[in-house]
RNA sequence: GCCACUCCGAGGCCUAAUGCCGGGCGACCGGCAACGGGGGAACCGAGUCAAGGGGUGAAUCGCGGCGCGAGUCGUGAAGGGUGGUUCUUGGCCCUAACCCGUCAGCUAACCUCGUCGGCCGAUGCAAGAACCAGG
Numbered sequence: 001g002c003c004a005c006u007c008c009g010a011g012g013c014c015u016a017a018u019g020c021c022g023g024g025c026g027a028c029c030g031g032c033a034a035c036g037g038g039g040g041a042a043c044c045g046a047g048u049c050a051a052g053g054g055g056u057g058a059a060u061c062g063c064g065g066c067g068c069g070a071g072u073c074g075u076g077a078a079g080g081g082u083g084g085u086u087c088u089u090g091g092c093c094c095u096a097a098c099c100c101g102u103c104a105g106c107u108a109a110c111c112u113c114g115u116c117g118g119c120c121g122a123u124g125c126a127a128g129a130a131c132c133a134g135g
Stems, first nucleotide, its partner, number of pairs: 011120004018033006034115006044105001052103001053100004060077007078095005084131007
């Protein structure tokens, strides 16, 4: 000096999953705010009584092949992510996992729950239109 690997970090991304205050050596506990979820009238609307029904989440549906089956492969539609925000178009990527337990539509008052986890550490995929912020 070069290459590869590992760790840490300013900072940033997906997600509701963040900020502040108090206590604690710490793990963590409590509170406030913010963001997000569930239950819950009237009216309206429907549903279930089993091959039950329902919830969080973008993570569903159709077709074809393989498989006894669970599934798996391909394809299409739909949904989601892509570095300040929205829309249109395109490229790339994702379409999981879990929970309630016979029960829940919407739903004012009211009641209640969550604030995990996973990554990058590279000016971060672009074009157009309109904004925002900064210089």

Predicted 3D model of a 135-nucleotide RNA (c-di-AMP riboswitch aptamer (ydaO/yuaA leader)) from a Fimbriimonadaceae bacterium. Model confidence (mean pLDDT): 82 of 100.